[in-house]
Molecule: Lysine riboswitch aptamer
Organism: mouse gut metagenome
RNA sequence: AGUAGAGGUGCGUUUUUCAUCAGUAAAUAUAUGGAUGCGGCAGGGGCAGGGGACAUAUAUUAAAAGGGAACAAUGCCGAAGACGUAAAAUUCCUGUGGUUUUCCGUCUGGUUGUCAUGGCGAACAGCCUUUCAACUGUCAUCAUUAUUUGAUGGAGAGCUACU
Numbered sequence: 001a002g003u004a005g006a007g008g009u010g011c012g013u014u015u016u017u018c019a020u021c022a023g024u025a026a027a028u029a030u031a032u033g034g035a036u037g038c039g040g041c042a043g044g045g046g047c048a049g050g051g052g053a054c055a056u057a058u059a060u061u062a063a064a065a066g067g068g069a070a071c072a073a074u075g076c077c078g079a080a081g082a083c084g085u086a087a088a089a090u091u092c093c094u095g096u097g098g099u100u101u102u103c104c105g106u107c108u109g110g111u112u113g114u115c116a117u118g119g120c121g122a123a124c125a126g127c128c129u130u131u132c133a134a135c136u137g138u139c140a141u142c143a144u145u146a147u148u149u150g151a152u153g154g155a156g157a158g159c160u161a162c163u
Stems, first nucleotide, its partner, number of pairs: 001163005008077001010076005016070003026061008036048003040096005080108005086102005109136005116129001118128003138154006
């Protein structure tokens, strides 16, 4: 340097089904009010609007996406996640913000629980980050021994095996 592996409630992706989202958004009709409305916010342009914008209430009809659970399939063991710069897309344009994808950089061995009325979210679900605790794998050092057990410390650019 290459190849192949190990950690285990192991990490992601996708289809289907189910619940939630929600009797919510939206649409239609009626009534009341009466001038603004058009993808987060602001500005500009264009379009619509007293033949009623838009708001509220009632009635009828009535979703979807994201997120979640289960089965199955599949890619894998920096699997993957988070943060940040840059680029592209996302709205008619501009600015700002958000979302998605890609490259690069930084951090994290993994799992579980917990704290912060932190962030996302309809949600008390779940995810992410942080704090703390426990468990667990691996290597090094020290001690110990029916070939094990214990302590301390480190990090995946690591560890093991073969060539």